[in-house]
A computed fold for a 477-nucleotide part of an RNA from an uncultured bacterium, annotated as small-subunit ribosomal RNA, 3' major domain. Its Rfam family is "Bacterial small subunit ribosomal RNA". The family is grouped with related families in Rfam's "SSU clan".
Context: one part of a larger RNA
């Protein structure tokens, strides 16, 4: 000087406290451990692995298993030799890749080759998702959007080192004021960005009877861009202003005005460095290994096994609920050509059949859903729940047996609020309600968003957890 303390002071932060809702008991999903297996491919390992890589394993995917098969190879460059083609079609054979017949078929040109393309063959080589993240780069979690971490002159100490950065207030901040052997400065905090919220303008192929006219009554048409809206430009918030309070300072508290007031509200943004943390399987690369096999190609199979035992999730155990009718009300944000697909029509329904519109403020995905109004059910394993099985169907796709989603009708399992324990949340937050999208032929209760309903609490910092500044022990570096 750090580091640690069951030492002290201050302060912070869904950390306690106060609320609300959850997990832990149940069934499925889903991930992981274990145990099975030919293989169940590999990695992720307290917080920071475990709905994670993997924005989507039925073949591919795929790396693993068995069987079959190739050896300059699936891919790349080079040398040499033959052939004019490649692509595409049709046929045998095979689990299937292989392997085997036929057909179709080039360009340019000084005529010497050239180019391109196949096919052999030689080798140099190619190819490894083999190994070392504990040799690397890169990229990423964490601590912690925690306020820190250092520098150059100068002092100061023999020196390691120190001031500065302590101190007195403050503040969300090393954020400012002020005082100091310091005096500047970098990183970094804030700010600049992106969005929201409020206004003006500036444009109008959505919007509007606002005002006029038609009107088959639909902004449907003429007609206008006022208004919503859209998206390019500005304004607007700075403690500006007024009280007090305080060192007359930074800065607190109160009010005005305002569409927002004290960093309005969300994101993006993550210092020096800690975990020899994570990735050699995204990539990229030393060095080590393989080279008729640890490379390549193919069918099938598994990554979906099941006593079990955990984590993250859905659905419930019902009456502020279930179901049925009913008017059927009100969104935002997407996405859409090998595509979204309206009206019709057909089926009880998944969905078929057709095909208007639409490369989309036009047209479609699209019905918003919880609400709201009757109405029945009367606390029961019930009209609560919907697991599991039977049947008979639809779609996607060469193909749903192992192993898809879904639909219809029967079936009707656990489950009456959950032990120690434990998580998550401070406002449009939680709760609880549908919408979308990316991956994607299909396949979501996961992940990304988006928008309706909309709470209850916070005395306070004495205890739990973690962190900052200073400080004083120390047999630790």
């Nucleotide at each position: 000087u750090g580091a640690c303390g069951g030492g002290g002071a201050c302060c912070c932060g869904c950390a306690c406290a106060a609320g609300c809702g959850g997990u832990g008991g149940a069934g499925c999903a889903u991930g992981u451990g274990g145990u099975u297996u030919a293989a169940u491919u590999c990695g992720a390992a307290g917080c920071a692995a475990c709905g994670c890589g993997a924005a989507g394993a039925a073949c591919c995917u795929u790396a693993c298993c068995a069987g079959a098969u190739c050896u300059u190879g699936a891919c790349a460059u080079c040398u040499c030799c033959c052939u004019g083609a490649c692509c595409g079609g049709a046929c045998c054979u095979u689990a299937a890749u292989c392997g085997g017949u036929c057909u179709u078929u080039c360009u340019c040109u000084u005529c010497g080759g050239a180019g391109c393309a196949g096919g052999g063959a030689u080798g140099a080589c190619a190819g490894g998702u083999g190994g070392u993240g504990c040799a690397u780069g890169g990229u990423u979690g964490u601590c912690g959007u925690c306020a820190g971490c250092u520098c150059g002159u100068g002092u100061c100490g023999u020196g390691a080192g120190a001031u500065g950065u302590u101190g007195g207030g403050u503040u969300a901040a090393g954020u400012c004021c002020c005082g100091c052997a310091a005096c500047g400065a970098g990183c970094g905090c804030a700010a600049c960005c992106c969005u929201u919220g409020u206004u003006c303008u500036c444009a109008g192929u959505a919007g509007c009877c606002a005002g006029c006219a038609g009107u088959u009554c639909g902004g449907c048409u003429g007609g206008g861009c006022a208004c919503u809206c859209u998206g390019g430009g500005g304004a607007g918030a700075c403690u500006g202003c007024c009280g007090g309070a305080g060192a007359u300072a930074a800065u607190c508290c109160g009010g005005a005005g305002g569409a927002a007031g004290g960093u309005g509200g969300g994101g993006a943004u993550g210092a020096c460095g800690u975990c020899a943390a994570a990735u050699c399987a995204u990539c990229a690369u030393g060095c080590c290994c393989c080279u008729u096999a640890u490379g390549a190609u193919c069918u099938g199979g598994g990554c979906u096994a099941c006593a079990c035992a955990c984590g993250u999730g859905c659905u419930a155990c019902a009456a502020u609920g279930g179901c049925g009718u009913u008017c059927a009300a009100c969104a935002a944000a997407g996405g859409g050509a090998g595509g979204c697909a309206a009206g019709c029509c057909c089926g009880c329904g998944a969905g078929g059949g057709g095909g208007a519109g639409c490369g989309a403020a036009c047209c479609c995905c699209a019905a918003a859903a919880a609400c709201a109004a009757c109405g029945u059910c009367c606390c029961a394993g019930u009209u609560c729940g919907g697991a599991u099985u039977g049947u008979a169907g639809u779609c996607u796709g060469c193909a749903a047996c192992u192993c898809g989603a879904c639909u219809a009708u029967a079936u009707g399992a656990a489950g009456c609020c959950g032990g120690a324990a434990u998580c998550g949340c401070u406002a449009g937050u939680a709760a609880u309600c549908g919408c979308g999208a990316a991956u994607c032929a299909g396949c979501a209760u996961g992940u990304c968003g988006c928008g309706g309903u909309g709470a209850a609490u916070a005395c306070g910092u004495u205890c739990c957890c973690g962190g900052g500044u200073c400080u004083u022990g120390u047999a630790c570096a």